[in-house]
RNA sequence: UAAUUAUAAAGAUGGAGUGAGAGAACGGGCUCGCAGAUCUCCUGGCAACCAGUCACCCAGUGUGAAAAAGGUGCCAAAACCCGCCGAAAGGAAUAAUAAUUA
Numbered sequence: 001u002a003a004u005u006a007u008a009a010a011g012a013u014g015g016a017g018u019g020a021g022a023g024a025a026c027g028g029g030c031u032c033g034c035a036g037a038u039c040u041c042c043u044g045g046c047a048a049c050c051a052g053u054c055a056c057c058c059a060g061u062g063u064g065a066a067a068a069a070g071g072u073g074c075c076a077a078a079a080c081c082c083g084c085c086g087a088a089a090g091g092a093a094u095a096a097u098a099a100u101u102a
Base pairs, nucleotide, nucleotide: 001102002101003100004099005098006097007096014042015041016040017039021032022031023030026083027082028081029080044075045074046073049071050070053065054064055063056062079094084091085090
């Protein structure tokens, strides 16, 4: 980088530095932002994808439970809303995160 699978309307401090934009891309909205957003670091936390522990058995890329020291991830607003299909409910696409394979 590509492919496959799964997930998502819940949840989550403070400080220092930076200094004008930011909220994935494009468009339209709408929010946040010099009362300092964003980004980086430290700290604290949220969650439970992988690994680990225990139990079960259909022994399978399995199911469930507890834990959170390991590997990630995350800590404004439904992935902020809409755009494609659909009367709608919903679905698809794309992005994001995790795991596996190349």
A computed fold for a 102-nucleotide RNA from Bacteroidetes bacterium HGW-Bacteroidetes-21, annotated as SAM riboswitch aptamer (S box leader). Its Rfam family is "SAM riboswitch aptamer (S box leader)". Gene Ontology term of the family: regulation of gene expression. It was read from a public genome assembly, where an Rfam model found it.